[in-house]
RNA sequence: GACCCCAUCAUCUAGUGGCCUAGGAUACCAGGUUUUCAUCCUGGAAACCGGGGUUCGACUCCCCGUGGGGUCG
Numbered sequence: 001g002a003c004c005c006c007a008u009c010a011u012c013u014a015g016u017g018g019c020c021u022a023g024g025a026u027a028c029c030a031g032g033u034u035u036u037c038a039u040c041c042u043g044g045a046a047a048c049c050g051g052g053g054u055u056c057g058a059c060u061c062c063c064c065g066u067g068g069g070g071u072c073g
Base pairs, nucleotide, nucleotide: 001072002071003070004069005068006067007066010026011025012024013023018056028044029043030042031041032040049065050064051063052062053061
């Protein structure tokens, strides 16, 4: 330098154009239980890498960029 793949709560992840007001697990916070801690139960907060485009409608499709990984030279 060329090409390919990936990017979603703090972390891991589901999602394949409308049912998403984005779900789950762990972690965190609050309450309950417990002598206390832990466990357990209930509830809560928390995310679509950035910018454009297509579309009635985009986390999803396209382009560019950023970051990460890989193959080739």
This is a predicted structure of a 73-nucleotide RNA (transfer RNA) from a Candidatus Nealsonbacteria bacterium.
Lineage of the source: Bacteria > Bacteria candidate phyla > Candidatus Nealsoniibacteriota.
Its Rfam family is "tRNA". Gene Ontology term of the family: triplet codon-amino acid adaptor activity.